[in-house]
Record summary: This is a predicted structure of a 346-nucleotide part of an RNA (small-subunit ribosomal RNA, central domain) from Caulerpella ambigua. The RNAcentral record of the full RNA draws on Greengenes. It matches the Rfam family "Bacterial small subunit ribosomal RNA".
Context: one part of a larger RNA
């Protein structure tokens, strides 16, 4: 390297956007590069087949013949495939119209509830916390309770196994701006498609730069508990963070641990958004759960949203450790991230 696989055994990149390649729908006609065929050279010898010989056989040696393949040439030979070239097509793909759902994106306004804190009224010992307690709070008036004010943060019921979005995500209400998606219809284009090394963009939380915020909540860090001890698990407090705004980082069990497209292959039950109809209902498109035939899987399980059959295109794996470490390079303010081994051992 082949060849075998990649839900759970090593193994699907976090998604997505797209160059290069690689891979493509029906139909005719040229051509004839690939691709077949015939002829011809060439493929030293020994070696190897096949048939005689020759050392008493055999191994061995001789002598004659052979092939299959390889490469080149030549042929007004072949033309289904596949390339190329031209003309056409309309089913993929896109395009118009028309509807219609949606937490999908960004901004910006406005809301009530809850908490805390701050000022006032009542009002008197106690609260608070726990498995019990104790730190803490409170006669300098807490806690409770009404009034009134401030502030950050999050958005209860609706709320669904329900919807949207490449993913990572997304839910209070308007309003403006704005991506995508589905239906239904079409007399338009006319393969314009699918897949991507390399490269670009988004990328949860923590985390780091600057600068503003801080209500609750809380790594560090303090006390109180609790233990043999308790750097912990319980409790009082509490700094970063948690939160905007501009950067940066670029990883997650980024998971459905299942790449992406496309065709094929029984049913059933629920459901979301459309459409048509003979409208409590059926058909059908396009999602989203369950369940199951064939069929696949060691099994579990999957099963028209495949882990079944089949076709391109891409990443990935190759026995545990040592190790996602060394060391180089690249990113990066750091943290650290990507890329990635041997020796050695079992």
């Nucleotide at each position: 390297u082949u060849g075998g696989g990649c839900g759970u055994u090593a193994a699907g990149g976090g998604u997505c956007c797209g160059u290069a390649g690689g891979u493509g729908g029906u139909u005719a006609u040229u051509a004839a590069a690939g691709u077949c065929g015939a002829c011809u050279g060439u493929u030293a010898a020994a070696u190897u087949c096949u048939a005689a010989a020759g050392c008493u056989c055999a191994a061995c040696u001789u002598u004659a013949g052979a092939a299959a393949g390889u490469c080149a040439g030549u042929c007004u030979g072949a033309u289904a495939c596949u390339c190329a070239a031209u003309a056409a097509c309309u089913u993929g793909a896109g395009a118009u119209a028309g509807a219609c759902a949606g937490g999908g994106g960004u901004a910006g306004a406005g809301g009530g509830a809850a908490u805390u804190u701050u000022c006032g009224g009542u009002g008197a010992a106690g609260c608070g916390g726990u498995g019990a307690a104790a730190u803490g709070c409170g006669u300098a008036g807490a806690u409770a309770u009404c009034g009134a004010a401030a502030a950050g943060a999050a958005c209860a019921c609706c709320a669904g196994a329900g919807g949207c979005g490449a993913a990572a995500g997304c839910g209070c209400u308007c309003u403006a701006c704005u991506g995508g998606g589905u239906c239904u219809a079409u007399a338009c284009u006319g393969a314009c498609a699918c897949u991507c090394a390399u490269g670009g963009a988004c990328g949860a939380a923590a985390g780091c730069u600057a600068a503003g915020g801080u209500a609750g909540c809380g790594a560090a860090u303090a006390g109180g508990a609790u233990u043999a001890g308790a750097u912990a698990c319980c409790c009082u407090a509490g700094u970063a963070g948690u939160c905007u705004u501009a950067g940066c980082u670029g990883u997650a069990a980024a998971c459905a641990a299942u790449g992406g497209a496309g065709a094929u292959u029984c049913g059933g039950u629920u459901u979301u958004g459309g459409u048509u109809u003979u409208a409590u209902a059926a058909a059908u498109c396009a999602g989203a759960u369950c369940u199951u035939a064939a069929g696949c899987u060691u099994a579990c399980g999957c099963g028209u949203u495949a882990a079944a059959u089949c076709u391109c295109c891409c990443g990935c794996c190759u026995g545990g450790g040592g190790a996602g470490u060394a060391u180089g390079c690249u990113c990066g303010c750091a943290a650290g991230a990507g890329u990635g081994a041997a020796a050695c051992u079992c």